[in-house]
The part of an RNA shown here (small-subunit ribosomal RNA, central domain) has 350 nucleotides and comes from a metagenome. The coordinates come from a structure-prediction model, not an experiment, and the mean pLDDT is 91. It matches the Rfam family "Bacterial small subunit ribosomal RNA". Its family is annotated with structural constituent of ribosome and ribosome in the Gene Ontology. The RNAcentral record of the full RNA draws on SILVA.
Context: one part of a larger RNA
């Protein structure tokens, strides 16, 4: 190199952006690199291999052929592919209108409850479990009122609702901003897909500095079950959870399903926009487009399933996989303060 293959067997980077290269719409003229025909010249002999001769046969020896799939000029085709040029608008964008939204950022406001405080009422228990007990109360607790602090989280609305590339996003209220969907036309004229390197985002936990702590709670400590009990359960508690700036860069970062375009029966819901229809309107009914579920037909599948949101049919691009274990480990290198994280074997043994 050639094969098969990535939802659950081993395989889809966590997810954008995007560099180089791969690829690439309609349609006209060149051009002739690729592509395909011809020729001429080259491909040494021996050797294989086909047809023939000679040692009596064979091996062996030999003659002729054929092959040598290349290369190099040349002389012509031009469908397609390249390349130059020139139109086109179905792809792809720009303008406009309308529209929905926990898409992101900072500031400000709310009220409900925990938790302390202070003040009133009150008394003898409260809390807690499977039953206890460590704790908490007669220095007055729980339980009720009434102020006040202070952090964090946003009941009900909420919904296989919605919004985002993906992580993830949920009182309200302003600002500042990102992206999409849906009408209608005008415009640009292939500007377009994917993406090795590279670049940004990236939950939680972890870390650095500073600040905050209300509740929660690793570690710890006590009480308990227990053979024991470094658990499960109770009663406490500190990192941390919160803010700011700076790191880390992982996850079962899941649809475990990489990104585009194209076609392939349907039925049913529910979101946003549009047409028609009908009305006094908002419903109802018939339809377009985007999303977002279940259900099922060919079809695909190792079953399970999947089934116009494909894992089906096709094309293009990138990632990956090639028995278990040893290992995602060592070892070098890169990054990082640090944990650590990416890159990645091999003896060895089944």
């Nucleotide at each position: 190199c050639u094969g098969g293959g990535c939802g659950u067997a081993a395989a889809g980077c966590g997810c954008g952006c995007g560099u180089a290269g791969g690829c690439g719409g309609c349609u006209g003229g060149g051009u002739a690199a690729g592509u395909c025909a011809g020729a001429u010249g080259u491909g040494a002999a021996a050797g294989c291999c086909c047809c023939g001769g000679g040692c009596u046969c064979a091996a062996c020896c030999u003659g002729g052929g054929a092959a040598u799939u290349g290369c190099a000029u040349u002389u012509g085709a031009u469908a397609c592919u390249g390349c130059c040029u020139g139109g086109c608008u179905a792809g792809a964008g720009u303008c406009u209108g309308u529209c929905a939204g926990a898409g992101g950022g900072u500031g400000g406001c709310g009220g409900a409850a925990u938790u302390c405080c202070g003040g009133g009422u009150g008394u003898a228990g409260c809390g807690g479990u499977g039953a206890a007990a460590u704790g908490c109360g007669u220095a007055g607790a729980u339980a009720u009122c009434c102020g006040g602090a202070g952090g964090a989280a946003c009941a009900c609305c909420a919904g296989u609702g919605g919004c985002g590339a993906a992580g993830g996003c949920g009182g309200c209220c302003a600002c500042c901003u990102g992206g999409g969907a849906c009408g209608a036309g005008a415009c640009u004229g292939a500007c377009g897909c994917u993406g090795a390197g590279g670049u940004g985002c990236g939950a939680a936990a972890g870390c650095g500095u500073g600040g905050g702590g209300a509740g929660c709670a690793a570690a710890c400590a006590g009480g308990a079950u227990u053979a024991g009990a470094u658990a499960c359960c109770c009663u406490g508690g500190u990192a941390g959870u919160c803010c700011a700036c700076g790191c880390c860069g992982u996850a079962a970062a899941c649809g475990a399903u990489g990104g585009g375009u194209a076609c392939u029966a349907g039925g049913u819901g529910u979101u946003g926009c549009g047409g028609g229809u009908a009305u006094u309107g908002a419903c109802c009914c018939c339809u377009g487009c985007a999303g977002u579920g279940c259900c099922a037909a060919a079809g695909c599948u190792a079953a399970c399933g999947c089934a116009u949101u494909a894992a089906g049919u096709a094309c293009c691009c990138c990632g990956c996989c090639u028995g278990g274990g040893g290992a995602g480990u060592a070892c070098g290198g890169c990054c990082g303060c640090a944990a650590g994280g990416c890159u990645a074997a091999a003896a060895c043994u089944c």